Predicted 3D model of RNase P RNA and transfer RNA as a complex of 457 nucleotides. Rfam match: Bacterial RNase P class A. The family's RNA type in Rfam is ribozyme. The coordinates come from a structure-prediction model, not an experiment, and the mean pLDDT is 78.
[in-house]
RNA sequence: GAGUCGGCCGGGCGGUCGCGCCGGACGCAGGUCCGGUGAGGAAGGUCCGGGCUCCAUAGGGCAGGGUGGUCGGUAACGCCGACCCGGGGUGACCCGCGGGAUAGUGCCACAGAAAACAGACCGCCCCGCGUCUGGUAUGCGGGGUAAGGGUGAAACGGCGGUGUAAGAGACCACCAGCGCAGCAGGUGACUGCGGCGGCUCGGUAAACCCCACCCGGAGCAAGGUCAAGAGGGGAACCAGCGGUUCCCUGCGCGAGCGAUCGAGGGCGGCCCGCCCGAUGCUCGCGGGUAGACCGCACGAGGCUGUCGGCAACGGCAGUCCUAGAUGGAUGAUCGCCGCCCCGCGCGAGCGGGAGCACAGAACCCGGCCUACAGGCCGGCUCAC
RNA sequence: GCCGGAGUAGCUCAGCUGGUAGAGCAGCUGAUUUGUAAUCAGCUGGUCGGGGGUUCGAUUCCCUUCUCCGGCU
Numbered sequence: 001g002a003g004u005c006g007g008c009c010g011g012g013c014g015g016u017c018g019c020g021c022c023g024g025a026c027g028c029a030g031g032u033c034c035g036g037u038g039a040g041g042a043a044g045g046u047c048c049g050g051g052c053u054c055c056a057u058a059g060g061g062c063a064g065g066g067u068g069g070u071c072g073g074u075a076a077c078g079c080c081g082a083c084c085c086g087g088g089g090u091g092a093c094c095c096g097c098g099g100g101a102u103a104g105u106g107c108c109a110c111a112g113a114a115a116a117c118a119g120a121c122c123g124c125c126c127c128g129c130g131u132c133u134g135g136u137a138u139g140c141g142g143g144g145u146a147a148g149g150g151u152g153a154a155a156c157g158g159c160g161g162u163g164u165a166a167g168a169g170a171c172c173a174c175c176a177g178c179g180c181a182g183c184a185g186g187u188g189a190c191u192g193c194g195g196c197g198g199c200u201c202g203g204u205a206a207a208c209c210c211c212a213c214c215c216g217g218a219g220c221a222a223g224g225u226c227a228a229g230a231g232g233g234g235a236a237c238c239a240g241c242g243g244u245u246c247c248c249u250g251c252g253c254g255a256g257c258g259a260u261c262g263a264g265g266g267c268g269g270c271c272c273g274c275c276c277g278a279u280g281c282u283c284g285c286g287g288g289u290a291g292a293c294c295g296c297a298c299g300a301g302g303c304u305g306u307c308g309g310c311a312a313c314g315g316c317a318g319u320c321c322u323a324g325a326u327g328g329a330u331g332a333u334c335g336c337c338g339c340c341c342c343g344c345g346c347g348a349g350c351g352g353g354a355g356c357a358c359a360g361a362a363c364c365c366g367g368c369c370u371a372c373a374g375g376c377c378g379g380c381u382c383a384c
Numbered sequence: 385g386c387c388g389g390a391g392u393a394g395c396u397c398a399g400c401u402g403g404u405a406g407a408g409c410a411g412c413u414g415a416u417u418u419g420u421a422a423u424c425a426g427c428u429g430g431u432c433g434g435g436g437g438u439u440c441g442a443u444u445c446c447c448u449u450c451u452c453c454g455g456c457u
Stems, first nucleotide, its partner, number of pairs: 001382009011337007019038008040358001044369002047367005052219004059272004064215005069083005084098001085096004099210002104208002106204003121149002123145009132135001157175002160172003176200002178197003182193004223294004231249008251286007264276003301320008338356002340353005385456007394409004403440001411427005433449005
């Protein structure tokens, strides 16, 4: 100098005004005052996996969906780590949806003779007949042939020899691949070694499919507690039409289905099974309430140290507590500083900027993916 | 919170068991007409929303992402 991999930060301090939540004081109350606290690395997309809650304790089969080298990590995963194999790079390193194409089916455009239990266009070779310039010639017909040409993304191993009319794994040596059994190493994917078999078998499964493994559904608007309510009934009071207060129930009308010969329900399809089920269920019309609290923030939690492990991660010890709204708070402004841009200046520097990213919690975690101005740190490689 | 669909020429849409993308309208040129419209003939026009992958080959298959539309509670 060029490159590669990983980690981290992502404005700082102070003043004023304002907002949510918590605590305290004051006030009959609306509220006021004081103190504390208040976004992220992605809070995002909702692409996966879990916790939690309800429904069988989450059941069986089919269908459907997902995953796909091996071993490990984890609550789990489609995530992560290490390794194997293949590909790229001089290298550090990077990329791989990486099971099966001798289980079966399908597809392979155009070009080309032929595109999958192959195929004869040119060429090469043999035979027969014809022609005449009578041959190492040429034309026609029949046959053989995949070594050569040409087409294509892909043409049924490569190369040398034997062989042959010409040729060909037809045969032989070597190389490559495949299969079979063996030995050695490894937990394993796999690797190495020698042997046997001419076995030479196209590609595509991000085509159907086959194999192995996994997946019950719904989602905090889950789910639970309380209050209120129209209508009806009862009691008391007022002289009464009627009204007021209290208590109980939790609305009224109509239609249909059904009560062990079971309506209906248990939030994706079908069958089975199990459970609930009559003060029931479905539909239509009319009317009412539409609030509060729990769930809800201590959790697979963060940080530090140490031990085990190559690592992902795990064990132990210490320490810390850190948003909680429900139309949804976390903002605005001023000053100084930092960074960036522009102008001036040889320079130190000076002046200006409505310049300083992406984005904002809503039940909670683990990942993935995507967005991101600018900046910091470290490992390694190559060249000089 | 949960879920579905679409994106192809200027506009509206086809095409998707993978083989090199079309139709109608619009635009342009010519013919016809005194001229215009209509009609007839011809022509132009495409990152198939973006990126990556599988494959010999991708609008089509897979992954990711952007934009728009819709549904349920």